[in-house]
Molecule: c-di-GMP-I riboswitch aptamer
Organism: Alicyclobacillaceae bacterium I2511
């Protein structure tokens, strides 16, 4: 000097729920709030979930049923891709 693990300290995100807003919905964006989280940083490629404004198709004493993402979900799972620290 170089590699492997692991501490420790500084410290980072921020679930449920509240309030404003955006959206048909899932969901999501600021605040507040912490339930977690070593990538609970990004990314929808693949799996899986979750909504149906449109649109097809039924149904007409109806104004719903039904399928469908072009939408969402990275705090479902793989996959990538980036990153703090590292004493002894």
């Nucleotide at each position: 000097g170089g590699g492997g693990a692991c501490a420790a300290g500084g410290g980072g995100c921020a679930a449920a729920c509240c309030u404003c807003g955006g959206g048909a919905a899932a969901c999501u964006g600021a605040g507040g709030g912490a339930c977690g989280c070593a990538a609970a940083g990004c990314c929808a490629u693949g799996g899986g979930g979750c909504u149906a404004c449109a649109g097809u198709g039924c149904g007409a004493u109806a104004g719903g049923c039904a399928c469908u993402a072009c939408g969402c979900c990275a705090g479902c799972c793989a996959g990538g891709u980036u990153g703090c620290a590292g004493a002894u």